Predicted 3D model of a 126-nucleotide RNA (SAM riboswitch aptamer (S box leader)) from Maribacter litopenaei. The coordinates come from a structure-prediction model, not an experiment, and the mean pLDDT is 78.

This record gives sequence, structure tokens and C1' cells, in this order.
RNA sequence: AAGUUAUCAAGAAAGGUGGAGGGAAUAGACCCUUUGAAGCCUUAGCAACCCUUGGUCUACCCUGAGCUCAUCAGGAGCUAAGAAGGUGCUACGUUCUAUCUCGAUACCCAUCGGGAAAGAUAACCC
Repeated sequence: AAGUUAUCAAGAAAGGUGGAGGGAAUAGACCCUUUGAAGCCUUAGCAACCCUUGGUCUACCCUGAGCUCAUCAGGAGCUAAGAAGGUGCUACGUUCUAUCUCGAUACCCAUCGGGAAAGAUAACCC
């Protein structure tokens, strides 16, 4: 890099440096920005994916033991709290609409709702 799974309507700032862009892609729109964009550095904060500490469950799943009918232990799962560490994040619903598809309403165009795809983040895998 690719793949799998989960989440994405919440939350959270300042300073220094820098000097014109930024808001994933394409198209359209809208917004932010010399009253200083992106990037980089420092400190702070938010969150709870990994993590830490309990509880629950041995129904289902995995592993081991077993007297192999039973049962026991550990793990996973579920749940509560925490925030030292690993990340991540700190304008606007993933800024909005479309990109593919399904349904309803309307038949002038379209509007609304859902799913997928894509994107971002984490863990696993590699």
C1' cells in the first nucleotide's frame, strides 16, 4: 500500500514561525482566510479506538482441563469507571448537493427518506 471490522448529527484552544491559500477526489455551490490560509514548533484541551482497573457471562463463540452426561478455568463478548502510555482530533452534519442504487410523493422539473460507494480515524492483518 491493499484487505477486514467498528465509528463518523456530539465534543475541544492559545502562542510562535510562515506568507497564500484551505475546507479528501471530480463538478457545482457556499464558507474560512493579509483583522494572516496550509505547513512546522510549543503548551493546553476534547474524545475513549488500542490501553488500565473492576463487574457480568460460562446462554452463544474460541482455547485448555475433565469423571467427556455434567462441570471448571481463561479468553472473547457485554457493561461501569479511569486517563499514565500509543494514536487521533480541536469552523460550518464527512460544510452542502451530485457521482451508483432502492422506495415514496409529484408528473413541469424535482423533493424527501434509506442503502451502497468514496473519504477520515482506530484496531487487527500484512